Overview
The prediction has a mean pLDDT of 84. This is a predicted structure of a 539-nucleotide part of an RNA (small-subunit ribosomal RNA, 5' domain) from a metagenome. The RNAcentral record of the full RNA draws on SILVA.

Context: one part of a larger RNA
RNA sequence: GAACGAACGCUGGCGGCGUGCUUAACACAUGCAAGUCGGAUGCGAACCGCUCCUUCGGGGGGGUAGUAGCAUGGUAGACGGGUGAGGAGCGCGUACCUGACCGGACACAGGCAGGGGGAUAGUCCUUCGAAAGGAGGUUGAAUACCGCAUGUUCUCAGGGGUGUCAUGCUUCUGAGGAAAGGUGGCCUCUGCGUGCAAGCUGUCGGCCUGUGACGGGGGUGCGUCCUAUUAGCUAGCUGGUGGGGUAAUGGCCUACCAGGGCGACGAUGGGUAGCUGGUCUGAGAGGAUGAUCAGCCACACUGGGACUGCGACACGGCCCAGACUCCUACGGGAGGCAGCAGUGGGAAUUUUGCGCAAUGGACGCAAGUCUGACGCAGCAACGCCGCGUGCGUGAUGACGCCUUUCGGGUGUAAAGCGCUGUCGAGCGGGACGAAGACCUUCGUAUGAACAGUAGGGAGGGAUGACGGUACCGCUGGAGGAAGCCCCGGCUAACUCCGUGCCAGCAGCCGCGGUAAGACGGAGGGGGCAAGCGUUGUUC
Numbered sequence: 001g002a003a004c005g006a007a008c009g010c011u012g013g014c015g016g017c018g019u020g021c022u023u024a025a026c027a028c029a030u031g032c033a034a035g036u037c038g039g040a041u042g043c044g045a046a047c048c049g050c051u052c053c054u055u056c057g058g059g060g061g062g063g064u065a066g067u068a069g070c071a072u073g074g075u076a077g078a079c080g081g082g083u084g085a086g087g088a089g090c091g092c093g094u095a096c097c098u099g100a101c102c103g104g105a106c107a108c109a110g111g112c113a114g115g116g117g118g119a120u121a122g123u124c125c126u127u128c129g130a131a132a133g134g135a136g137g138u139u140g141a142a143u144a145c146c147g148c149a150u151g152u153u154c155u156c157a158g159g160g161g162u163g164u165c166a167u168g169c170u171u172c173u174g175a176g177g178a179a180a181g182g183u184g185g186c187c188u189c190u191g192c193g194u195g196c197a198a199g200c201u202g203u204c205g206g207c208c209u210g211u212g213a214c215g216g217g218g219g220u221g222c223g224u225c226c227u228a229u230u231a232g233c234u235a236g237c238u239g240g241u242g243g244g245g246u247a248a249u250g251g252c253c254u255a256c257c258a259g260g261g262c263g264a265c266g267a268u269g270g271g272u273a274g275c276u277g278g279u280c281u282g283a284g285a286g287g288a289u290g291a292u293c294a295g296c297c298a299c300a301c302u303g304g305g306a307c308u309g310c311g312a313c314a315c316g317g318c319c320c321a322g323a324c325u326c327c328u329a330c331g332g333g334a335g336g337c338a339g340c341a342g343u344g345g346g347a348a349u350u351u352u353g354c355g356c357a358a359u360g361g362a363c364g365c366a367a368g369u370c371u372g373a374c375g376c377a378g379c380a381a382c383g384c385c386g387c388g389u390g391c392g393u394g395a396u397g398a399c400g401c402c403u404u405u406c407g408g409g410u411g412u413a414a415a416g417c418g419c420u421g422u423c424g425a426g427c428g429g430g431a432c433g434a435a436g437a438c439c440u441u442c443g444u445a446u447g448a449a450c451a452g453u454a455g456g457g458a459g460g461g462a463u464g465a466c467g468g469u470a471c472c473g474c475u476g477g478a479g480g481a482a483g484c485c486c487c488g489g490c491u492a493a494c495u496c497c498g499u500g501c502c503a504g505c506a507g508c509c510g511c512g513g514u515a516a517g518a519c520g521g522a523g524g525g526g527g528c529a530a531g532c533g534u535u536g537u538u539c
């Protein structure tokens, strides 16, 4: 000199864009943060209107409404969001390998969907418990579950051929192995007979196989902090064979056999640390660093475990153990903010805000629902950038203050006069972000069809949290808007008074013991400026 997620002191007008628990991965009150689908399925209210009966106590019907709700099922919950505790490791970075692998949803291509069965949740009844939550029975649905059939270039086994070391490619035989319906429309075909279906048609789904896109698993070379005041380390340890396990290789696990494997090119141990793109600095080389944004990894009260599933050993799932907190009828239960706000703690880091209008995501045919992701607003000079606090004229130059060598400085400074109108204030107008989805219509495809549906064109209406905000116009009037640090040398800027090695200053050298340009005040001056200094840290 530059920089900062900064803090502290004094001061503080406005706007734009960013940023904001670096500490206790400490403990957390409260609310919200993951649901959705009735076009998979079973059941199904009430409040309150209406109406009928009535012994005036009440009872029935109908609307609310196949709504709310409960339950089965599908899908999502493995994404998105947070944090950096652990970890010196194929964790990360980079370049490769996988003839050792996997994949839900998506796109495309080919093919299929025949015929059956038994349960169960919920409801209802009985019952245990303070609660959380259970137990028995009745009824009973499905795109839930289970057989049978069919079945390919699928899987497995065996044989043949081929091949770039291979578990690859190809061919034959045998065995095994699938499925589910929902919904809109129509009457051309079939059935019943004049609109309905098990028929036709469209669409959303279901099953098998292959390819792709994208995502992931595994392996390898190289790189990746300090310490030798850590020199030897290792028993599944190194290799082989058989087996198990996995989507898959492998001591990953296991039985047996052999005795290996690593190490001064630093093993092993100890300490520290998320890694990277980047960021800061520097002419560069390098050094330091890893906030925000992006990629990867790890974690979710602590430790362990599996279940479900394409995917987890799963932040707002389950089980066990532990610590802590809460409820309890003392028998037993409930919980996990390193999600968004918020509380304590701390030198220090924000609102218990608005909205799904946009973008993105989940589910759904859709309408739509959910979304503390996100979009916005609020707070903070925390940072960067921009603007303003006025402009011109106005005295050989007032008063005051300071000084005194009596010259001067403050100083065109003020007043006065003439202007301007940014920001702020008031009044009025007032956005972009919105186009889709949806509706109407035109032609194309499908189709028996002038149904319906899909994609394409045209038209119309509706949809904004921010926000009556940005922006524009008008009114008025210099009015509301300057401080902080420094002045001995380094280092730009000097005198007087007070103090008297005191009080104090100080980054280094050093000032202060009676004329201190170094302390304190004043006048003057220098620097930066809505900031200026100090402290901390890095180069």
Stems, first nucleotide, its partner, number of pairs: 001539004006535005013387006019380002021345001026344003030341003035075003040072004048063001050061004082299003091224008101216003106212007114148001116146002122139001124137005154176009181204006190197003225271003232262003237259008274296004278289004301322005324335004351377001353376003359373001360371004390419004400410003423480001425475005433466001438461001439459004444454003483528005488509003494523005504511002